[in-house]
Molecule: transfer RNA
Organism: Defluviitaleaceae bacterium
RNA sequence: GCCCGAAUGGCGGAAUUGGUAGACGCAAGGGACUUAAAAUCCCUCGAAUGCAAAUUCGUGCCGGUUCGAGUCCGGCUUCGGGCA
Numbered sequence: 001g002c003c004c005g006a007a008u009g010g011c012g013g014a015a016u017u018g019g020u021a022g023a024c025g026c027a028a029g030g031g032a033c034u035u036a037a038a039a040u041c042c043c044u045c046g047a048a049u050g051c052a053a054a055u056u057c058g059u060g061c062c063g064g065u066u067c068g069a070g071u072c073c074g075g076c077u078u079c080g081g082g083c084a
Stems, first nucleotide, its partner, number of pairs: 001083007010026003019067001028044005046057004060076005
């Protein structure tokens, strides 16, 4: 230099043919249980605004296509592999 693959919560990791973003697990927080703890069970768990209801944004970055993009297209960054 060329080719291929990957990038999604705090972490791992799903998301069918473009149609609710975050299933499931771990971690964390609250509660129940316990003399106390562990284990177990229940709830919560991206961000901003808001008293709340709710609204908007959020898939490495910047654009594009589309009614609609994690998914398709272009460029870039990082990581892994291959060829030379």